The part of an RNA shown here (small-subunit ribosomal RNA, 5' domain) has 519 nucleotides and comes from an uncultured bacterium.

[in-house]
Context: one part of a larger RNA
RNA sequence: GAUGAACGCUAGCGGCAGGCCUAACACAUGCAAGUCGAGGGGUAGAGUUAGCUUGCUAACUUGAGACCGGCGCACGGGUGCGUAACGCGUAUGCAAUCUGCCUUGUACAGGGGGAUAGCCCAGAGAAAUUUGGAUUAAUAUCCCAUAGUGUUUUAGAGUGGCAUCACUUUAUUACUAAAGAUUUAUCGGUACAAGAUGAGCAUGCGUCCCAUUAGUUAGUUGGUAAGGUAACGGCUUACCAGGACGAUGAUGGGUAGGGGUCCUGAGAGGGAGAUCCCCCACACUGGUACUGAGACACGGACCAGACUCCUAGGGGAGGCAGCAGUGAGGAAUAUUGGUCAAUGGUCGCAAGACUGAACCAGCCAUGCCGCGUGCAGGAAGACGGUCCUAUGGAUUGUAAACUGCUUUUAUACAGGAAGAAACCCUCCCACGUGUGGGAGCUUGACGGUACUGUAGGAAUAAGGAUCGGCUAACUCCGUGCCAGCAGCCGCGGUAAUACGGAGGAUCCAAGCGUUAUCC
Numbered sequence: 001g002a003u004g005a006a007c008g009c010u011a012g013c014g015g016c017a018g019g020c021c022u023a024a025c026a027c028a029u030g031c032a033a034g035u036c037g038a039g040g041g042g043u044a045g046a047g048u049u050a051g052c053u054u055g056c057u058a059a060c061u062u063g064a065g066a067c068c069g070g071c072g073c074a075c076g077g078g079u080g081c082g083u084a085a086c087g088c089g090u091a092u093g094c095a096a097u098c099u100g101c102c103u104u105g106u107a108c109a110g111g112g113g114g115a116u117a118g119c120c121c122a123g124a125g126a127a128a129u130u131u132g133g134a135u136u137a138a139u140a141u142c143c144c145a146u147a148g149u150g151u152u153u154u155a156g157a158g159u160g161g162c163a164u165c166a167c168u169u170u171a172u173u174a175c176u177a178a179a180g181a182u183u184u185a186u187c188g189g190u191a192c193a194a195g196a197u198g199a200g201c202a203u204g205c206g207u208c209c210c211a212u213u214a215g216u217u218a219g220u221u222g223g224u225a226a227g228g229u230a231a232c233g234g235c236u237u238a239c240c241a242g243g244a245c246g247a248u249g250a251u252g253g254g255u256a257g258g259g260g261u262c263c264u265g266a267g268a269g270g271g272a273g274a275u276c277c278c279c280c281a282c283a284c285u286g287g288u289a290c291u292g293a294g295a296c297a298c299g300g301a302c303c304a305g306a307c308u309c310c311u312a313g314g315g316g317a318g319g320c321a322g323c324a325g326u327g328a329g330g331a332a333u334a335u336u337g338g339u340c341a342a343u344g345g346u347c348g349c350a351a352g353a354c355u356g357a358a359c360c361a362g363c364c365a366u367g368c369c370g371c372g373u374g375c376a377g378g379a380a381g382a383c384g385g386u387c388c389u390a391u392g393g394a395u396u397g398u399a400a401a402c403u404g405c406u407u408u409u410a411u412a413c414a415g416g417a418a419g420a421a422a423c424c425c426u427c428c429c430a431c432g433u434g435u436g437g438g439a440g441c442u443u444g445a446c447g448g449u450a451c452u453g454u455a456g457g458a459a460u461a462a463g464g465a466u467c468g469g470c471u472a473a474c475u476c477c478g479u480g481c482c483a484g485c486a487g488c489c490g491c492g493g494u495a496a497u498a499c500g501g502a503g504g505a506u507c508c509a510a511g512c513g514u515u516a517u518c519c
Base pairs, nucleotide, nucleotide: 001518002517003516005515006514007513008512009511012371013370014369015368016367017366018364019363020329025327026326027325029324030323031322034071035070036069039068040067045062046061047060048059049058050057051056052055078282079281080280087207088206089205090204091203092202093201094200097199098198102195103194104193105192106191107190108189110144111143112142113141120133121132122131123130124129150175151174154171155170156169157168158167159166160165180187181186208254209253210252215245216244217243221241222240223239224238225237226236227235257279258278259277260276261272262271263270264269284305285304286303287302288301307318308317309316310315335361337360338359339358343357344355345354346353347352374405375404376403377402384396385395386394387393388392411455412454413453414452415451419446425440426439427438428437429436430435431434463508464507465506466505467504468489469488470487474503475502476501477500478499484491485490
């Protein structure tokens, strides 16, 4: 000098930041991922009208929840257990790869079929849940047709190469498409190509401690073949060879997420990895795959385990390392708050819905920064206190009183923002379209907040540590190796500037000290 700090004493205000470092311990409760009726069938309910049996029937309009379907749920948010590793950083490579939505381009969209949820009927069960029958739709699903710059088989030619072969090209064989909505044209759909974005893989170098860890390795090292993958590869399998790593530290053990950065230092270095950003890993513990463009998936599935809960004892349910909150642990770390107004995300043509992301508010001197606690005059150098060489003096001290002035902040009252630009809707202009531009309208959680004005009055506001030397600041009294102090040296046994009190002084100041840790 620094800190995600804690503790003691003290405490006026504001701005901006930060806030479980310990038990990746266990969790009550609420919320944190939905959305689309312009994909589909369609219901409860509501309203209107008509009929009459006055509470029923029929028609029409509207229409929640649930269901099928699409997209999203792989983002966003959390944590740091594991990991000493191509995990991270950096520099390259993929002629060994994939990529939903988005952008650009080309081409296409013809004809048919069978189901199933829902609804209805009948059951089982305490519940969770579940069975059978009948019936129905779609942008769900299947078949046929169509087919090139896609994939694939075979043959030929050309280029490169010593060659296996690779690439290009020609012909040939086989395979794979489609969906509607509204209808102006737009939004969608299918196939292919290109781009962008994202992801995967590979390689060089760098990346903590221990040798009181010296040998390690059997899919191990390489080859051939096959399988597998989006893709290369012992990635996996069969066979063959006997290799591969190691004092330039293998193997083993310990510790640990890595980086940008942060702290310190003149630098070189040393230390750290909170907040914010990038990457990685994980989601009660272990394992597995499914779906999908993308997961081996925090609020998805299955199995096993530990734990908790419900039960009618037959069987079931759960996962806060999301935001709040609770218990426990601990020296120690906050509200079961508001709003989608802005920014962003998902879905939707849109209106909009959802969003504990986010933006705000609440708590905490935890830190940094700013402001204030008054200013000027005022000597009888007052009273009181303390000290002394004591009829007197020194000091507290211009300090107070007293006089004049000011009003930040606090208080009261009044006014009162920016953050809003857009979408939507209305109108106008431009161009071939749909877009672009302009005008108007509308929307603020924070918040009656910030800010401004007015009112009045010094009014509402100072402490902490230290004073032997290091180290700025000294005397008296008490105590008498006691009580005690102490970072080091050391003080205290009757004159203690070192203990305790008082007066005075010094240093910082809404803080000051102590402890811990780092340079």